[in-house]
Molecule: c-di-GMP-I riboswitch aptamer
Organism: Actinomycetota bacterium
RNA sequence: CGGUGUCAAAGGCAAAACCGCCGCAAGGCGGCGACGCAAAACCACGGGGGUGCUCAGGGGGCUCUUGAGCCUGAGCACCGAGCCGGGUUACCACC
Numbered sequence: 001c002g003g004u005g006u007c008a009a010a011g012g013c014a015a016a017a018c019c020g021c022c023g024c025a026a027g028g029c030g031g032c033g034a035c036g037c038a039a040a041a042c043c044a045c046g047g048g049g050g051u052g053c054u055c056a057g058g059g060g061g062c063u064c065u066u067g068a069g070c071c072u073g074a075g076c077a078c079c080g081a082g083c084c085g086g087g088u089u090a091c092c093a094c095c
Stems, first nucleotide, its partner, number of pairs: 002095004012037002018031005035082001041088003045085003049079010
């Protein structure tokens, strides 16, 4: 320097639930807690996912009129690195 994560040691991170705060929401931060993780450290670059607003279409009542929730698509803004790929950096052991 490159590869691998079978074993050991030192350690590290922390899902869900619950509590507090922030956010319209997705979600974030802290506490508690461990489902898991060899990058579960960092970065929204590609794919995919989620949320909000706007527009268009669908659908939708009861005679009429105005139509919401809901579904699909587009645009904009956002979330998410513990969905996958990619990029950057790093501990230990082994080869």